Source information: Model confidence (mean pLDDT): 79 of 100. The RNA shown here (Bacterial RNase P class A) has 375 nucleotides and comes from a Deltaproteobacteria bacterium. It was read from a public genome assembly, where an Rfam model found it. Rfam family: Bacterial RNase P class A. The family's RNA type in Rfam is ribozyme. Of the family's consensus pairs, 98% are formed in the model.
[in-house]
RNA sequence: UGAGUUAACCAGACAAUCGCUGGCCCGCAAAGGGCUGGAGGAAAGUCCGAACACCACAGGGCAGGGUGCUCCAUAACGUGGAGUCGCGGUGACGCGAAGGCAAGUGCAACAGAGAGCAGACCGCCCCGCUGCCAAGGCGGGGUAAGGGUGAAACGGUGCGGUAAGAGCGCACCAGUUCUCCGGGCGACCGGGGAAGCUAUGUAAACCCCACCCGGUGCAAGACCAAAUAGAGAAGCGAUUGAGGGCGGCCCGCCCGAGCUUCCGGGUCGGUCGCAAGAGGUGCCGGGCAGCCGGUAUCCAUAAGAUGAAUGAUUGUCGCCUGUGGAGGGGUAACCCGACACAGGAACAGAAUUCGGCUUACGGGUGACUCCAACC
Repeated sequence: UGAGUUAACCAGACAAUCGCUGGCCCGCAAAGGGCUGGAGGAAAGUCCGAACACCACAGGGCAGGGUGCUCCAUAACGUGGAGUCGCGGUGACGCGAAGGCAAGUGCAACAGAGAGCAGACCGCCCCGCUGCCAAGGCGGGGUAAGGGUGAAACGGUGCGGUAAGAGCGCACCAGUUCUCCGGGCGACCGGGGAAGCUAUGUAAACCCCACCCGGUGCAAGACCAAAUAGAGAAGCGAUUGAGGGCGGCCCGCCCGAGCUUCCGGGUCGGUCGCAAGAGGUGCCGGGCAGCCGGUAUCCAUAAGAUGAAUGAUUGUCGCCUGUGGAGGGGUAACCCGACACAGGAACAGAAUUCGGCUUACGGGUGACUCCAACC
């Protein structure tokens, strides 16, 4: 120089002209005028969690759902931090759906004798018969070390032993179980010993275990105004309780005199909710960090629309890219560079709010890793 990993940040500024809109003020209303504000880091996805609102209390259980290594943080979370283990990468680093298969039930094509307590295809050994002998053949018994099939064959290598073999025995190794010592809050790490004990994989398969979970949602909810049509039909009931109590079912508890279903009609208007908070910023302290505590200060002229405003044009500056480049630095490789010309500017639009996650994308900066070159 180049290629990467990671962390936080920016997302243009100013002016003029015209346009839209919130608040406050002037104006009799109005018209109009003045002042002052007006899109994001993701506003996206709607994936999680909550604040808030309503359901009398949200009581017990079942079903259902979520999380799943340890410790901590948080209002909470399926989130974040630190770590342990595993996998990937030369590395900086990244990812993890990371409890249990010896509780049970499933699944693992094909090939193969045999894939959960399996198995004898080719083989190896012993006995008997046949055969002049041998070879070969037939029958019986033993075997799983060798070969083959397969992704995987019921531990591996070696020695002994055996009729031939086999953890059958032994040494070493791997795994499993038990036990002891050291470090750590812990997950776990390191080390010693014993037992020949040898149990495939899969739980993002059903399942088991541990912990957690009322529900519905701003189209929540509160208020105001207005209009109309019910001589409509059916069923059940009035304390022997119909019906109702905001995901499903059961129990409990509560309300309860009218209720449920169908048919038909009216209103689909307005105000609030609507932005001051688990808030932002500076400093100090604790902590590896996430984060926590203290203190000061800021936002009351704050974006608050409701078919949905926040825009357009011009100029200058700034930023990025390309070409040229006076000049400068350096031993070198190389670097900086005033100025000029040409061009470019991504993803994208609030709708109750907040904490996260995921996805899309332009620019510069810091730290770290690796290759090459130069000294």